[in-house]
Context: one part of a larger RNA
RNA sequence: GCCUACGAGUUACUCCUCACUGGCAAGGUUAAUCUGCUAGAGCAGAGCAGCCGAAGCGAAAGCGAGUCUUAACAGGGCGUAUAGUCAGUGGGGGUAGACGCGAAACUUUGUGAUCUACCCUUGAGCAGGAUGAAGUUACGGUAACACGUAAUGGAGGUCCGAACCGGUAAACGUUGAAAAGUUUUCGGAUGACUUGAGGGUAGGGGUGAAAGGCUAAUCAAACUGAGAGAUAGCUCGUACUCUCCGAAAUGUUUUUAGGAACAGCCUCAGAGUAAGUGUAACAGAGGUAGAGCUACCAAUUGGGUAAGGGGGUGUCAAAGCCUACCGAACUCAGAUAAACUCCGAAUGCUGUUACAUAUAUCUGGGAGUGAGGGCAUGGGUGCUAAGGUCCUUGCCCGAGAGGGAAACAACCCAGACCAACAGCUAAGGUCCCCAAAUGUGUACUAAGUUGAUCAAAUGUCGUCCAGUUGCAUUGACAGCCAGGAUGUUUGCUUGGAAGCAGCAAUUCAUUUAAAGAGUGCGUAACAGCUCACUGGUCGAGAGGCCCUGCACGGAAAAUGAUCGGGCAUCAAACUACGAACCGAAGUUCUAUGAUUGCAUUUAUGUAAUCGGUAGGGGAGCAUUCUAACCUGCGUUGAAGCAUUAUGGUGAUGUAUUGUGGAGCGGUUAGAAAAGAAAAUGUAGGC
Numbered sequence: 001g002c003c004u005a006c007g008a009g010u011u012a013c014u015c016c017u018c019a020c021u022g023g024c025a026a027g028g029u030u031a032a033u034c035u036g037c038u039a040g041a042g043c044a045g046a047g048c049a050g051c052c053g054a055a056g057c058g059a060a061a062g063c064g065a066g067u068c069u070u071a072a073c074a075g076g077g078c079g080u081a082u083a084g085u086c087a088g089u090g091g092g093g094g095u096a097g098a099c100g101c102g103a104a105a106c107u108u109u110g111u112g113a114u115c116u117a118c119c120c121u122u123g124a125g126c127a128g129g130a131u132g133a134a135g136u137u138a139c140g141g142u143a144a145c146a147c148g149u150a151a152u153g154g155a156g157g158u159c160c161g162a163a164c165c166g167g168u169a170a171a172c173g174u175u176g177a178a179a180a181g182u183u184u185u186c187g188g189a190u191g192a193c194u195u196g197a198g199g200g201u202a203g204g205g206g207u208g209a210a211a212g213g214c215u216a217a218u219c220a221a222a223c224u225g226a227g228a229g230a231u232a233g234c235u236c237g238u239a240c241u242c243u244c245c246g247a248a249a250u251g252u253u254u255u256u257a258g259g260a261a262c263a264g265c266c267u268c269a270g271a272g273u274a275a276g277u278g279u280a281a282c283a284g285a286g287g288u289a290g291a292g293c294u295a296c297c298a299a300u301u302g303g304g305u306a307a308g309g310g311g312g313u314g315u316c317a318a319a320g321c322c323u324a325c326c327g328a329a330c331u332c333a334g335a336u337a338a339a340c341u342c343c344g345a346a347u348g349c350u351g352u353u354a355c356a357u358a359u360a361u362c363u364g365g366g367a368g369u370g371a372g373g374g375c376a377u378g379g380g381u382g383c384u385a386a387g388g389u390c391c392u393u394g395c396c397c398g399a400g401a402g403g404g405a406a407a408c409a410a411c412c413c414a415g416a417c418c419a420a421c422a423g424c425u426a427a428g429g430u431c432c433c434c435a436a437a438u439g440u441g442u443a444c445u446a447a448g449u450u451g452a453u454c455a456a457a458u459g460u461c462g463u464c465c466a467g468u469u470g471c472a473u474u475g476a477c478a479g480c481c482a483g484g485a486u487g488u489u490u491g492c493u494u495g496g497a498a499g500c501a502g503c504a505a506u507u508c509a510u511u512u513a514a515a516g517a518g519u520g521c522g523u524a525a526c527a528g529c530u531c532a533c534u535g536g537u538c539g540a541g542a543g544g545c546c547c548u549g550c551a552c553g554g555a556a557a558a559u560g561a562u563c564g565g566g567c568a569u570c571a572a573a574c575u576a577c578g579a580a581c582c583g584a585a586g587u588u589c590u591a592u593g594a595u596u597g598c599a600u601u602u603a604u605g606u607a608a609u610c611g612g613u614a615g616g617g618g619a620g621c622a623u624u625c626u627a628a629c630c631u632g633c634g635u636u637g638a639a640g641c642a643u644u645a646u647g648g649u650g651a652u653g654u655a656u657u658g659u660g661g662a663g664c665g666g667u668u669a670g671a672a673a674a675g676a677a678a679a680u681g682u683a684g685g686c
Base pairs, nucleotide, nucleotide: 001686002685003684004683005682006681011096012095013094015093016092017091018090019089020088021087022086023085024084027052028051029050033046034045035044036043037042056063057062066078067077068076069075099237100236102234106227107226108225110223111222117201118200119199120198121197122196123195124194125193126191128160129159130158131156135152136151137150138149139148140147164188165187166186169184170183171182172181203219205215206214207213240620241619242618243617244616245615250263251262252261253260254259264369265368266366267365268364269363270362271361276357277356278355279354280353281352282351283350284349290343291341292340298336301333302332303331304330308326309325310323311322312321313320372397373396374395375394376393378391379390380389381388402413403412404411419590422588423587424586428582429581430580431566432565433564450568451567458553459552462550463549467545468544469543471541479537480536481535482534483533485510486509487508490504491503492502516531520529521528593610594609595608596607597606598605599604600603621675623672624671625670626669627668628667629666630665632664633663640659641658642657644655645654646653647652
């Protein structure tokens, strides 16, 4: 992992409540117990104890269709205009383990020191080698000691190293040979050493050269039984079918935030009704968007004017005068505001009427939800960041399948009762993958731009269309040939300044076809080259500015690229226009069901509806047992198993055949140990 079996809303109660069914009814009902009958745990009768109801109000005395409050004959609160009760069944609640499994823990009774920690008693063990303390002896030495030398001696938590004890490093092992090992290596090895046997200390206790270590593979409180089915606002699981409706992720409160209570939203039953919703018209309230501000308030730029102030002057002072200073207020122009408004919509809201539609409301039973999310929209917050966060309004996902967007909860189209052949369309597409145009006509793009993700400031003789302006056969624009001079090296400045460092100027005049007191290069300064300008040659268009379209650069990201791919250039790119086709579970045609309403001729007709999680309602299938009936079936073959056929929307039913070898069914009622794919479910098998 698979198969088989088992495996979760049960049972009890003189409990509460609602619905349905039945009995009796202003009443309803018996409990224990007793008696009789009976196969029976059964039936019948007796039994008015008790309970509920028929009257309430008040704290109570008490009063009573009223009563309480109160001074009240006021007002107000609760009542009064009657239906209950008993039994059965079902929904929900309560009390019980209360749908099942699951803690960590707590309390208490015991069991453990054969592992291990420490202690007590009594025993045992430690190859071999090395070092050579004290002491002693001899000799030397001293006045005598001291001291020295040589022997002897054999100390030590001494040294090296086996047994023994340990466990440093690495490798292997890691479903192991082993629930801690093996190999190599390493530490101690006469000691605070190691070890045998016997004994002691016990769970908030022991023991601990102390690591929260050890206390029988268990230790920040051992193990066993019991309380005990502890508790679990938590996790997981919770078993047949069809059918109708169908949510919520919000508000308030919460030792509350992943839980609850009440409300909201769903469903079922009942009530009485047309209240509900949409559109149009009309009548209203309002201060948002916008706009405006010499209409307030608060900010604000520049100009004018100007009270006042600063500075200067005035021999002190005052008056006066001056000002590249500041400047209230006023004024002109500009301009801001969620907490400004002289103004002021659209929507939305309230009401009336008309039309359309059929909802809305109340009472009661049952819920679930109270983590929401995306897109669009008006805002707050944030960085006018976020697949961010918090509100408004709408749609969708959630709980929604189908087609499109390559793939893709939410985007676009569109809401799947069932079946089948086709038709028409939506979004989106029509070269091939891939259904349908290599469609038609006119443009544009040369960048593979592009072909379903987004690029900016900025730069640009890319190119198309449009506008405007001056030039041009009296010859334009470009090229080529030639000229481009003189006063003069203008004046000043300067070491120099000659068209060309810089400054100044009526930048002037002359000769000219034309030629600047000079456009740029150049020189130390000159020189030199060139331009403006002019003539010739040539022979038709050529410049400037500017509005658009499409392209170009700007353009860097992490595993291999790419429009989904192939591939595409008068496109299969892009822009615009018209018509054709394809394209969905949309829609139409045909047929069958179901639900609800209406109509009747009562089994038909007709209309609408039939996506669906949590959840509510309805109708059924199967399993086991009981009762009655079938005076059912069965060795001429029951149950079970398997194949095939067939009925039913389905759960499932029936039949044939084979196997099997002894029991089993149908109908109507009743009762449940009543349906498994999941619980790291339990047991067995493979």
Molecule: large-subunit ribosomal RNA, domain II
Organism: freshwater bacterium LH6-2